[in-house]
RNA sequence: GGGGCCGUAGCCCAGCGGAUAGGGCGCCCCUCUCGAAAGGGGGAGGCGCGGGUUCGAGUCCCGCCGACCCCGCCA
Numbered sequence: 001g002g003g004g005c006c007g008u009a010g011c012c013c014a015g016c017g018g019a020u021a022g023g024g025c026g027c028c029c030c031u032c033u034c035g036a037a038a039g040g041g042g043g044a045g046g047c048g049c050g051g052g053u054u055c056g057a058g059u060c061c062c063g064c065c066g067a068c069c070c071c072g073c074c075a
Stems, first nucleotide, its partner, number of pairs: 001071004006066002010025004018055001027043005048064005
């Protein structure tokens, strides 16, 4: 340099173009307990960045950034 694939919360993953983005772990509050853990109830927090298409984009298209894999080049 070329190609492929991926990017959703602190971490791990879901999400057919059709309202409010869902789950697990973690975090906070309440409950339970003599106290703690476990259990039960509740809550906060997210679509890598910028454009485009569309009535409507996490999903489709373009550019950029980043991780990973393959190929090539230099040494």

This is a predicted structure of a 75-nucleotide RNA (transfer RNA) from Candidatus Hadarchaeum sp. Its Rfam family is "tRNA". It is annotated as a transfer RNA. Model confidence (mean pLDDT): 84 of 100. Lineage of the source: Archaea > Methanobacteriati > Hadarchaeota (SeqCode) > Hadarchaeaceae (SeqCode) > Hadarchaeum (SeqCode).